This is a predicted structure of a 343-nucleotide part of an RNA (large-subunit ribosomal RNA, domain IV) from a groundwater metagenome. Rfam family: Bacterial large subunit ribosomal RNA. Gene Ontology terms of the family: structural constituent of ribosome and ribosome. Its mean pLDDT, the model's own confidence on a scale to 100, is 81.
Context: one part of a larger RNA
RNA sequence: CUCCUGAAGGAACUCGGCAAAAAAGUGGUCGUAACUUCGGGAUAAGAUCUGCCCCAAGCCCGCAAGGGUGAGGGGCCGCAGCUACCGUUUCUCAAGCGACUGUUUAUCAAAAACACAGGUCUCUGCUUAAUUCGUAAGAGGAUGUAUAGAGGCCGACACCUGACCAGUGCUGGAGUGUUAAUCCUGCCGGUUCCUGCCGCAAGGUGGGCAGCUGAGUGGGUGAAGCCCCAGUGAACGUCCGCGAUAACUAUAAUCGUGUUAAAGUAGCGUAACCCCUUGCCUCGUAAGUUGAGGCCCGCAUGAAAGGUGUCACGACUUGAGAACUGUCUCCAGGAGCAGCACG
Numbered sequence: 001c002u003c004c005u006g007a008a009g010g011a012a013c014u015c016g017g018c019a020a021a022a023a024a025g026u027g028g029u030c031g032u033a034a035c036u037u038c039g040g041g042a043u044a045a046g047a048u049c050u051g052c053c054c055c056a057a058g059c060c061c062g063c064a065a066g067g068g069u070g071a072g073g074g075g076c077c078g079c080a081g082c083u084a085c086c087g088u089u090u091c092u093c094a095a096g097c098g099a100c101u102g103u104u105u106a107u108c109a110a111a112a113a114c115a116c117a118g119g120u121c122u123c124u125g126c127u128u129a130a131u132u133c134g135u136a137a138g139a140g141g142a143u144g145u146a147u148a149g150a151g152g153c154c155g156a157c158a159c160c161u162g163a164c165c166a167g168u169g170c171u172g173g174a175g176u177g178u179u180a181a182u183c184c185u186g187c188c189g190g191u192u193c194c195u196g197c198c199g200c201a202a203g204g205u206g207g208g209c210a211g212c213u214g215a216g217u218g219g220g221u222g223a224a225g226c227c228c229c230a231g232u233g234a235a236c237g238u239c240c241g242c243g244a245u246a247a248c249u250a251u252a253a254u255c256g257u258g259u260u261a262a263a264g265u266a267g268c269g270u271a272a273c274c275c276c277u278u279g280c281c282u283c284g285u286a287a288g289u290u291g292a293g294g295c296c297c298g299c300a301u302g303a304a305a306g307g308u309g310u311c312a313c314g315a316c317u318u319g320a321g322a323a324c325u326g327u328c329u330c331c332a333g334g335a336g337c338a339g340c341a342c343g
Stems, first nucleotide, its partner, number of pairs: 001336006008329002012327001017324001027049004035040001037156001051076005058069004077081001090322007097314002102114002118154007131140003157309004162239003167236002169232005175227001177226002183220005188214005193208006240258005267301001268298001279295005
């Protein structure tokens, strides 16, 4: 290291009955609870029988003789009657989570995570649907057509799913607001051309049509968007304070006051959510930071990031019990194998 056996006790071990063995057992007969979606739960649980010999009702075969099977009855032996092999594999009670069968981190996680049937919302009317891949051609969607396809969230089923549209998003709408390029039309400057005056000239100082021109400067025109007005929560989200009050006390149905878009509804609640906390009461134990039932000012529960229940199911998590045991009190003996050492 791999196994075997064990007095008395029997989980006192330990984070935890991990591991182990044992008990048990898909044979026959009987029997079987709560709960339940009436299918289940269920092989629930539990009890009992089994060898050999003799008789034998009934049934079956047969024309008959007879044969087969055999409820039941009687007898024999032993401490003990399972050819129930292979294979399989504890049981019960209670709670949480997830409905279920499934899927997953190949090689530390199999789960309460993912998926799921089902629910709901949004998009899409097809001459390129919406959407996705691709620069494009093109392809998927689909040789489909809203009982179809795509996307989001929730996740069987039952009962339900409250308030708020102020902010953000989305959808719809209207216009006297704001707003680009473009186009139209002025002004100003530059330049080309024509021209007046002064001057001998160079030059100086004025006027004008037209063309071209400028990151010049006004006016008009000008869409979506923004602004504005509505709707929308199984869209992102959000769902309050303070003070006082009842004929013991305590508490506050009640009142006042301030804020808000609205002031958390039904439920559940020390919870996989509670810091204080081993909350308080009851049960369970001789003794219980765990567990079950109740309580509730919930630091910081709460309704499809769903709320609350729930049969069945689970190599899930938690608590309790029966049975059983070297897990332990407390270790002992034995068998085999391997390495090293010695002989």